This is a predicted structure of a 73-nucleotide RNA (transfer RNA) from an Oligoflexia bacterium. It matches the Rfam family "tRNA". Rfam links the family to the GO term triplet codon-amino acid adaptor activity. The sequence was found in a public genome assembly.

[in-house]
RNA sequence: GGGUCAUUAGCUCAGUUGGUAGAGCACAUCACUCUUAAUGAUGGGGUCGAAAGUUCGAGCCUUUCAUGGCCCA
Numbered sequence: 001g002g003g004u005c006a007u008u009a010g011c012u013c014a015g016u017u018g019g020u021a022g023a024g025c026a027c028a029u030c031a032c033u034c035u036u037a038a039u040g041a042u043g044g045g046g047u048c049g050a051a052a053g054u055u056c057g058a059g060c061c062u063u064u065c066a067u068g069g070c071c072c073a
Stems, first nucleotide, its partner, number of pairs: 001072007010025004019056001027043005049065005
């Protein structure tokens, strides 16, 4: 330099045919317990890597860029 895959919550990951974003773990509070842990209940936390385009509407489609992995040279 060329090709390809990935980027969504603190972490690991879902998200169907475009229709206003979820799970598990973690965290906070409460209950329980002499206390901790475990268990149960409740709750907070995101403008989906950046920018632009298409569309009534984009996490999803298109383009460019950034970062990382793999292959080729």